[in-house]
Molecule: transfer RNA
Organism: archaeon
RNA sequence: GCGGCUGUAGUGUAGCCUGGUUAUCACUCUGGCUUGCCAAGCCUGCGACUCGGGUUCAAAUCCCGACAGCCGCA
Numbered sequence: 001g002c003g004g005c006u007g008u009a010g011u012g013u014a015g016c017c018u019g020g021u022u023a024u025c026a027c028u029c030u031g032g033c034u035u036g037c038c039a040a041g042c043c044u045g046c047g048a049c050u051c052g053g054g055u056u057c058a059a060a061u062c063c064c065g066a067c068a069g070c071c072g073c074a
Stems, first nucleotide, its partner, number of pairs: 001073007010027003020057001029045001031043003050066005
């Protein structure tokens, strides 16, 4: 230099191909129930689409570019 894959809560992850309900689940965290206390269990709440632009009534999803990581080729 060229090509491919990946980027979503603090962590991991589904959803993307085939655009449309309040973006899924688990752990962590807040509060509560339970217990003599802790743990476990149950209930509840907060929190996320890498960035910019485009298409569209509507974009995590489609298109273009950028950035970051991983892999391969030279």